[in-house]
């Protein structure tokens, strides 16, 4: 060069048939404890990688771009 997977919450990830985006950890507050640590309850936190296109409606389909990764050469 060429070709594939992938990008979604500080961190690992999921998510749909197009119709208000979740979980673990992590962080806060509370209970528990004489304290901590485990436990439980709560609660914060997302431009779903950018740009267009298709739709009433796009995190999804579609197309370009960046970028990791991993394969041929």
């Nucleotide at each position: 060069g060429c070709c594939a997977a992938c990008a979604u919450a500080g961190c690992u990830c999921a998510g749909a048939c197009g119709g208000u985006a979740g979980a673990g950890c992590a962080c806060a507050u509370c209970a528990c404890u004489c304290g901590u640590a485990a436990u439980g309850a709560u609660g914060g936190g997302g431009u779903c990688c950018c740009c267009g296109g298709u739709u009433c409606g796009a995190u999804u389909c579609c197309g370009g771009g960046u970028g990791u990764u991993g394969g041929c050469u």
RNAcentral holds the sequence, with entries from ENA. A computed fold for a 73-nucleotide RNA from a Candidatus Auribacterota bacterium, annotated as transfer RNA. Its Rfam family is "tRNA". Its family is annotated with triplet codon-amino acid adaptor activity in the Gene Ontology. Lineage of the source: Bacteria > Pseudomonadati > Candidatus Auribacterota.